[in-house]
RNA sequence: AGUCGAACGAGAUAUGAUUUCGGUUGUAUCUUAGUGGCGAACGGGUGAGUAACGCGUGAGCACCUGACUCUUAGAGGGGGAUAACACUCGGAAACGGGUGCUAAUACCGCAUAAGAUGGCAUCAUCAAAGGAUGGAAAGUUGCCGCUGAGAGAGGGGCUCGCGUCCCAUUAGAUAGAUGGCGGGGUAACGGCCCACCAUGUCAGCGAUGGGUAGCCGAGCUGAGAGGCUGAUCGGCCACACUGGAACUGAGACACGGUCCAGACUCCUACGGGAGGCAGCAGUGGGGAAUAUUGGGCAAUGGGCGCAAGCCUGACCCAGCAACGCCGCGUGAGGGAAGAAGGCUUUCGGGUUGUAAACCUCUGUCCUUGGUGACGAAUGCUAUAUAAUGGAUAUAUUAUAGAGUGACGGUAGCCAAGGAAGAAGCAACGGCUAACUACGUGCCAGCAGCCGCGGUAAUACGUAGGGGGCGAGCGUUGUCCGGAAUUACUGGGCGUAAAGGGUGCGUAGGUGGCCUUUUAAGUUGGAUGUGAAAUACCCGGGCUUAACCUGGGGGGUGCAUCUAAUACUGGGAGGCUAGAGUGCAGGAGAGGAAAGCGGAAUUCCUAGUGUAGCGGUGAAAUGCGUAGAUAUUAGGAGGAACACCAGUGGCGAAGGCGGCUUUCUGGACUGUAACUGACACUGAGGCACGAAAGUGUGGGGAUCAAACAGGAUUAGAUACCCUGGUAGUCCACACAGUAAACGAUAAUCACUAGAUGUCGGGUUCAGAUGGAUUCGGUGUCGGAGCUAACGCGAUAAGUGAUUCGCCUGGGGAGUACGAUCGCAAGGUUGAAACUCAAAGGAAUUGACGGGGGCCCGCACAAGCGGUGGAGCAUGUGGUUUAAUUCGAGGCAACGCGAAGAACCUUACCCGGUUUUGACAUCCACGGGAGGCUUCAGAGAUGGAGCUGUGGGUAAGAGGCCGUGAGACAGGUGCUGCAUGGCUGUCGUCAGCUCGUGUCGUGAGAUGUUGGGUUAAGUCCCGCAACGAGCGCAACCCUUGCCUUCAGUUACCAUCAUUAAUUGGGGACUCUGGAGGGACCGCUGCGGACAACGCAGAGGAAGAUGGGGACGACGUCAAGUCAUCAUGGUCCUUAUGGCCGGGGCUGCACACGUGCCACAAUGGCAGUUCAGAGGGAUGCGAUUCAGUAAUGAGGAGCGAAACUAGAAAAGCUGCCGCAGUUCGGAUUGAGGUCUGCAACUCGGCCUCAUGAAGUCGGAAUCGCUAGUAAUCGCGCAACAUAUGGCGCGGUGAAUACGUUCCCGGGCCUUGUACACACCGCCCGUCAAGUCAGCCGAGUGUAGUGCACCCGAAGGAGGUGAGCUAACCGCAAGGAGGCAGCUUUCGAAGGUGUGCUUCGCGAGGAGGACUAAGUCGUAACAAGGUAGCC
Repeated sequence: AGUCGAACGAGAUAUGAUUUCGGUUGUAUCUUAGUGGCGAACGGGUGAGUAACGCGUGAGCACCUGACUCUUAGAGGGGGAUAACACUCGGAAACGGGUGCUAAUACCGCAUAAGAUGGCAUCAUCAAAGGAUGGAAAGUUGCCGCUGAGAGAGGGGCUCGCGUCCCAUUAGAUAGAUGGCGGGGUAACGGCCCACCAUGUCAGCGAUGGGUAGCCGAGCUGAGAGGCUGAUCGGCCACACUGGAACUGAGACACGGUCCAGACUCCUACGGGAGGCAGCAGUGGGGAAUAUUGGGCAAUGGGCGCAAGCCUGACCCAGCAACGCCGCGUGAGGGAAGAAGGCUUUCGGGUUGUAAACCUCUGUCCUUGGUGACGAAUGCUAUAUAAUGGAUAUAUUAUAGAGUGACGGUAGCCAAGGAAGAAGCAACGGCUAACUACGUGCCAGCAGCCGCGGUAAUACGUAGGGGGCGAGCGUUGUCCGGAAUUACUGGGCGUAAAGGGUGCGUAGGUGGCCUUUUAAGUUGGAUGUGAAAUACCCGGGCUUAACCUGGGGGGUGCAUCUAAUACUGGGAGGCUAGAGUGCAGGAGAGGAAAGCGGAAUUCCUAGUGUAGCGGUGAAAUGCGUAGAUAUUAGGAGGAACACCAGUGGCGAAGGCGGCUUUCUGGACUGUAACUGACACUGAGGCACGAAAGUGUGGGGAUCAAACAGGAUUAGAUACCCUGGUAGUCCACACAGUAAACGAUAAUCACUAGAUGUCGGGUUCAGAUGGAUUCGGUGUCGGAGCUAACGCGAUAAGUGAUUCGCCUGGGGAGUACGAUCGCAAGGUUGAAACUCAAAGGAAUUGACGGGGGCCCGCACAAGCGGUGGAGCAUGUGGUUUAAUUCGAGGCAACGCGAAGAACCUUACCCGGUUUUGACAUCCACGGGAGGCUUCAGAGAUGGAGCUGUGGGUAAGAGGCCGUGAGACAGGUGCUGCAUGGCUGUCGUCAGCUCGUGUCGUGAGAUGUUGGGUUAAGUCCCGCAACGAGCGCAACCCUUGCCUUCAGUUACCAUCAUUAAUUGGGGACUCUGGAGGGACCGCUGCGGACAACGCAGAGGAAGAUGGGGACGACGUCAAGUCAUCAUGGUCCUUAUGGCCGGGGCUGCACACGUGCCACAAUGGCAGUUCAGAGGGAUGCGAUUCAGUAAUGAGGAGCGAAACUAGAAAAGCUGCCGCAGUUCGGAUUGAGGUCUGCAACUCGGCCUCAUGAAGUCGGAAUCGCUAGUAAUCGCGCAACAUAUGGCGCGGUGAAUACGUUCCCGGGCCUUGUACACACCGCCCGUCAAGUCAGCCGAGUGUAGUGCACCCGAAGGAGGUGAGCUAACCGCAAGGAGGCAGCUUUCGAAGGUGUGCUUCGCGAGGAGGACUAAGUCGUAACAAGGUAGCC
């Protein structure tokens, strides 16, 4: 995918010659069509099918091969047609029919036959074609073809070995199936096809079936071994709308050929026709997504042709796309006022940053202009040359000439111009290089994993900055790696996932010593192959690189030949150490069957006997006056066998326990007679296999699921109790599972010991003892192993062989399928989905309705209270304009508050103010200040008066007023942003560190242990030795003594006064300084210690009493309202000022107190403290008042004066009552403080005289100068029943540590670590999701049986038709149409199987901040848990 006129006829145009003017014959060019030849089976596309000799690799043969190369032999002579064409007919068209003419390299005989074929020989059969060039021509040479045969090259066909994905929930498959004989067929072997015969063949080394897939060279990755992939390039295969079929041809069962069937599209005159982009562009559709309806045959290659040439969406180029790889640029040098701007800030600055501007340069890329390739060689023309020839022809080589470029005016080069025109993307919590600000506030959002975000986000969003890569960057998907996480290299199985419940044994795997043989495995050498490209090494070409290219090496594989023989295997022969047999012994709950025995439970009969028995934490149900329980005697029946009895024995495991007999298996010891590797393991297979369970038939005493009743409880379908049926027992048959466990497969060998025990042997004169040896069974332990715990000759050590099993948790040992079972159910055994863990061992804590030891007003023993009443005070609640705020179990609640009438005050209402009541800065003005008056509730505002001192000046400072802004101010919010301070466990005895040691590590040791103490206090021991913070002591106070010193205190002695004052330093007291107490002494106990008990002495005795002092830490404990402070919010107000109100309101509840209920008392009289206070103060004596208080004022800054009287006590009255108890409440009158007591103070007097007669459940304090009781003082202060101190009087009880609470130490368990107020399970309810079942229903695939049967090949027939050959002819040979048989696609019917959908409804599963019911598990989890 055409081409050839140099195969053929024909035609057209141009132009000759000739002509009888009809034509004839040339030349040149062309040809759409036709005959004929070659090609169209190549090239190009795609990967649907295919698990196959399809592919890869290596062999082979019974074969074919056009064109090409070589060799050889030929090409003689004839014949009949037929397209085109002409005429004609049919049809819409596609196209077709008829008649007639014609050529060939088209077709057909004949001749010839070297050769080929018929197995060989004779013999038979089998061929062919011409055309063109040159030449004047004949002829001939040469050229292109033709025919037969042989050989080659290249190509193809077929066969075989080996390799080539997943599923066994696919285990049996197969009738042309396996083989044979004989045919047919093919180019060729063959069941490829056919007839007959036989019954084979394949399969656990995976047949058959199902799913998926083109294979390879290679590519990606990886250290490798491997794993994944099969785009581009190359080799092979398959396909060409779907299915089937042949024709032609060398080659096809044919992408751009034919026929048939089917689906689809188009045309139609409805009769009938046409088509096949998985060629290049392009269109539609689908999709996350993939390009131009370009140029050219110039090069390379292909077809045809002699050639020129024609064709070539092969190919070469260009276009589009950062899709990939490679290279280059976006400038270089200088430049600090470190500009402006941005961001940030501790407000000083820092950073962006030499970055920019600016100066000096360069010119890659860019723009403009110019120049301008390589890729070109063929071929053509001319000349020369060699061979053949007569030769110009053909051919080779050389030279010369003219030409041939799509890309493309492209690459490159030259000149000019001017830093001009050229940077983004993702990320910045860790992994992982790189940090701040703002916004947001579990929202919006991020996220690969861990995880960020709930008001200070380096994690969200934005900005600045820095880190990374860079014309790219990031995301997504896929593959390999890391992953030793499927482990061949190179993993495991006691407890993490994982040893089959146990044995016997088949296949398979593995296997003792010696000799010999073989050479399959194994090893060496050689040969062939392992295509090219890729990859590697050394070079070369584009300015470099990517890219292209030359050479080399390698290529683990396969095949053949050869050599070696150690080891493994095969063959042969031998041996005895493995294994087995024999003989001699002893041990044993080994198994099966039969028989026998006593104790006990229950029941029955009889006796004795009387009211209970039984049972529990306590009870009740139940039994019993119809005589139980108890007890005695007799009997029945079933089941199990006390003591012996033992980490003792036996068995393969399950398991086996009274005694006797019978039958029977195995192991052990000794011996060394026999066999001679007979062995080990063991997929499938077979057998055994606790308990419960099933079937049939017995049996049935006890116990006892289910069930019933009684209790318990919120409930109690449980735990406890009383009953009680299956079952438990026997026989036979099933079932086949267990935490069937040593959670540890079997066998063999090797590797320290110590000490028990069972069964044997040997030996030591003897022995109850010892030594040694074999076989079991235990404990401890070394090396070694192990994550640790632990194992440790009975290995979990070191090696070998074989089998089984594991690969995150859940879903799930579930579903489906298969199989076994009477059933229950067993065996085999997934996935979707979901989670980021589940799990092991050990550590530290915490916890326990675990254990041990110890302490504490913890309990107990006591004393007094609270809870009941009234009142005070605080809180809650409620109310309110406001009742400001905080504190909330202990550890909030007489707390912040050591003092709310105003103030305080933060709250409410009203009035008023805006640089402010307060701080700093600026400007202007002014002495500051003081006094008076008016308006007003006041804040505030107006008016008037007074007032200038000191210093040298300029000036400076203070104060006041006005003004502008920076700013002030906030008891606004956040104590979960903070500092500081504080509470609490707890004055509990603990908490840690250094070095060393142990452990892989977390950690441990020390700090545990034996004693002792108030104490981790001290002693002893100890792989620890030391040290720190705590304890104790040092400090203050109190108790005794000494000494010093005495004023205001004291006064014994002396003097003296009205009081007193001298004086004294003894005493008390005060203030200093010392002493004293230490288990020091004695005795006893203890360990000769620490220490304890007792005693002496002493003022005090065992830290004398009290205080201050509070370890590491816990509680996000408390406080932003003491103060400070980050952030945030308000700024004519959430700031400031003023008046008034509120914090005090009152159905109620709680806490803390006071005072009572009375006689241990009330009332009246009377006596003794201590410690503190006092100048805007305490305030005496005196006076007034009933009193509070007032008047007045001595003294005192206080050991001096003062408040100041202490109260209980003592003495008297009252006589048990709502009182001479109790004092609330209320009325009246006063007083004090204060600007002011109405809301809202204290006190006094008179009057009134409530509840209350000792307090339920519950609960608090206290161990000695304590509780109880009594008063006094102080701070703040007008105002305590509160708080903090002071003294007076002054008890009871403690057996003891069982229990409650809290704490300390050791130990144990743990599924807790927010740490038991923990964790966590199941049903139900709600939502979402995936899978399963499901009456049925639909799609697809496929098996079997049957029906129909196109095209076509083959066969049959062929009466119809028929040019070449034969025949004189008739006719024949041969052929064709037609018909028909078989095979046969699609189609149809029936029936199975498989896959995938839909499906009312059903059962379970998974997941989902705060649903319901309970409490199963983790601690002894409150009944140990689990199988």
A computed fold for a 1427-nucleotide RNA from an uncultured bacterium, annotated as small-subunit ribosomal RNA. RNAcentral holds the sequence, with entries from ENA and SILVA. Its Rfam family is "Bacterial small subunit ribosomal RNA". Model confidence (mean pLDDT): 82 of 100.